Annotation
The part of an RNA shown here (small-subunit ribosomal RNA, 3' major domain) has 476 nucleotides and comes from uncultured Proteiniphilum sp. It matches the Rfam family "Bacterial small subunit ribosomal RNA". Gene Ontology terms of the family: ribosome and structural constituent of ribosome.
Context: one part of a larger RNA
Formats: sequence, structure tokens, C1' cells
RNA sequence: UGACGGGGGCCCGCACAAGCGGAGGAACAUGUGGUUUAAUUCGAUGAUACGCGAGGAACCUUACCCGGGCUUGAAAUGCAUCUGACAGGAGCAGAGACGCUCUCUCCCUUCGGGGCAGAUGUGUAGGUGCUGCAUGGUUGUCGUCAGCUCGUGCCGUGAGGUGUCGGCUUAAGUGCCAUAACGAGCGCAACCCUCAUCAUUAGUUACCAUCAGGUCAGGCUGGGGACUCUAAUGAGACUGCCAUCGUAAGAUGCGAGGAAGGUGGGGAUGACGUCAAAUCAGCACGGCCCUUACGUCCGGGGCGACACACGUGUUACAAUGGGUGGUACAAAGGGCAGCUACAUGGCGACAUGAUGCUAAUCUCCAAAACCACUCUCAGUUCGGAUCGGAGUCUGCAACUCGACUCCGUGAAGCUGGAUUCGCUAGUAAUCGCGCAUCAGCCACGGCGCGGUGAAUACGUUCCCGGGCCUUGUACA
Repeated sequence: UGACGGGGGCCCGCACAAGCGGAGGAACAUGUGGUUUAAUUCGAUGAUACGCGAGGAACCUUACCCGGGCUUGAAAUGCAUCUGACAGGAGCAGAGACGCUCUCUCCCUUCGGGGCAGAUGUGUAGGUGCUGCAUGGUUGUCGUCAGCUCGUGCCGUGAGGUGUCGGCUUAAGUGCCAUAACGAGCGCAACCCUCAUCAUUAGUUACCAUCAGGUCAGGCUGGGGACUCUAAUGAGACUGCCAUCGUAAGAUGCGAGGAAGGUGGGGAUGACGUCAAAUCAGCACGGCCCUUACGUCCGGGGCGACACACGUGUUACAAUGGGUGGUACAAAGGGCAGCUACAUGGCGACAUGAUGCUAAUCUCCAAAACCACUCUCAGUUCGGAUCGGAGUCUGCAACUCGACUCCGUGAAGCUGGAUUCGCUAGUAAUCGCGCAUCAGCCACGGCGCGGUGAAUACGUUCCCGGGCCUUGUACA
């Protein structure tokens, strides 16, 4: 100087407490361990691995296993020699890769050759093989915590200290005062995006108050530039004003005004560093290793196994509910071999026809809620696993191993031990919708969007984590 203490002081955080809803019990989905296997490819492992890499494992992917092939090789490139096409089409054998046969078959030229393609030889190739403890780059975490440092000066033999301490204050090393320190940098804050209010400008595909036409109805039409909305530019919030407290910084106020009030809500933004943290399998790269194989092509299988254990989720156990019928209201996104109105067929998944839209124009497009009726506390009209049958769709192909539909079947489960997680407001809870990936989909996952919409916080003694000061230490 740090680190540590079941030392002390001050302070903060959904850290506890106060509440609401979950997990731990059940079934299923998914990841992991273990076991099994020819293979069940590899990585991630307290917090910071385990719906993680994977934002799509039937083939492909694919790295694994079995079998069948190739060896300048699947792809790229230099040189030398030879050939003239290569590709395409047809046939045979084969699981295919591949092999064999037939057919068709180049361009430019100064005739030296060149382009292109193939064969042979050779130099390069190729490797998801090893090392993340050789590395770059990127990422997680402490932590959006308030810290981490430097120049000059001063103090100290020196390591180092001071500044950065103290009082008050703040979300903040934020500021004010004090001060052997005076200044500065990286962080904080602000500048950026978005939501909430208003104004101006601009009105098409959006809108429709006034005028007119028209319809069963409908911005449907002429028209309008008011309103909504769209999208560009501005305004607006600064403790600015008032009161109280305070030297000040600032604090308090169901004070004013205001759409918004004290960082207005949310996002992006992550200091010096820590964990030899993670990644050689995204990529790059040093070293080592393989080179008729640890490279490469193909068919099939596996990554989907199942006594068991754990994590994360979905659906439930019901009446604040289930069923049937009726009736409303979104936002954000997507759409060309795509989204599809509408009509017809089918109980349905869907099919057939047909129309609009390269989209503020057409389309995908709500559910909880509300109104009626019914069920009356039961393993049930709860719950839907599992299994049988029949189908639809995608795709070369749904056996291993897809999703969906209909009929039947109707398991466990009656609120879950010790323990444990999330959340402070448009939040939790609950309800549906969209997107990426994608032929299809094992999505109950991820990322977004809106609808309905709470309870509680006395307080900081205690648990956990963190910051500052101080103290002890046989630790570095």
C1' cells in the first nucleotide's frame, strides 16, 4: 500500500421487511448429468453452464458411426508436357457416389501462338485435428457500481502519501464550504434515439367538420386542408417562480402555473481493472500433428437411446371457472411462386375456382372483456397425457424422426416438504397478436407489440451484494 475480520461508524440496492404471483408435488416440452450405444459429434459447469452456441438436426445441415468410392484431390492457384473441347442428351449396371457405352461438340489468330476446358507430372492444397495456459478480435461478471489515475508542487531515507481527507449535500469523486495543495484526464451528467404536450410546414394511399351528389349500408364520389393521423422542423422543464429551513450547495410543500416537476418514463452508452473467466467449432493467427488420410464424395444410421438425477418452461388441479350462442375494441410487423378478399365443396385440417396487392391503397387480423343460456362441487360438462382408427399439408422422401385435423380413449393431478425465484406502476399478474430462422416443423423457446390492470413499502435490527472512512493482523 492492499487484502481479510462471526471489528467499528456512515450510506445504498426488490438485499431484507410489507405485499402480489410463481418454482419445489403431477403430466408433457426442452436443456444438462449419468447410463447405454457402432455412434449417441463438439463446446458451455457456483454466482457468471444447464429453452446456452442452435434466430429451425427427416436428407442436407453434420463435425459422429457403419459401408461403398477418390488421391493434385470437392473448391482456388503457379509451372511443364499432351489433347481439343468442356458441358449437354440417351442407354446399361449400381443404394448412390461412381463406372461403362453411344451421340453431339469450341473461339480468336499476324499461323509463331493465345483464350477456355480436360489429362499427366510437380510446387502450393485440405484438416470443425491439439493447445483459449502461446495469441488477436469478441463476450460474460463485479456493475451503470462511483470509482480509477496523471502533471507540477509539498511531505517522507524509501515503499509511498497528499490532492481523492473533513463538514454538509447528491442518483453520482454531483456540488458547496474548508484545506499544502493547484490544476487536468478516463468514468458520472449532458450531447443521441424513442414515448408524453403544443405550434409551423406538407396533405396521398391517411382524414371527413362544413357544401353537393349517391347508397340497403359505406369517404362511395365531387370537393375540403378544419380534425385525426402521417413526418420534418421548432417550442417546452431550468428548482425557473412562491413559501419555509440553510452561509452555500441544496432540502421540504395534496404550493402555483403546466401535457409533463425536480434525472418526466424507456433505450443506446459499461472507466482503470478482476476471474491464466469463455471462445483455436464464427473468423483470424504462432507452434505441434495427419497427407491413398485426422483430407474428400456418396448411401444408410446417429445427434431424437432411457432404470434414474437436476435446471428452465407449458398445461392443469376448476365456479373470479368450463361449455354453447351473440356482440365490440388494438399496436407493431410481414407479404411476389408471396399475403390472399370472395364464392363453392368438406364436421375439420384443407382443397378447387377467382380477385386485389411489389402495399398508409390489397391482405394476414385479435383474445381476454361484455350480453344471454347451461353445468352445481363431482376426479366432474374440471384436466387433458396416453393409445386406437381415419385423414390433410409440406417435401425426392415423414419407418427410425414432421406439424395439423376429425372420431373414439380419458392417465396423473383436489394447490404441492425442507427450501427457493421474480416484481415498486401502466410495473406485477393476466389476454391475445406479430417477426426472425424456415419447404415443412417438433416454438410451450427467443425477440417485439398492444388490451385489461392491482397490492404493498412501518422501517434498516437481521440475511446477501456493494461504496466511503477508520481500526486490528503472525496474510501478500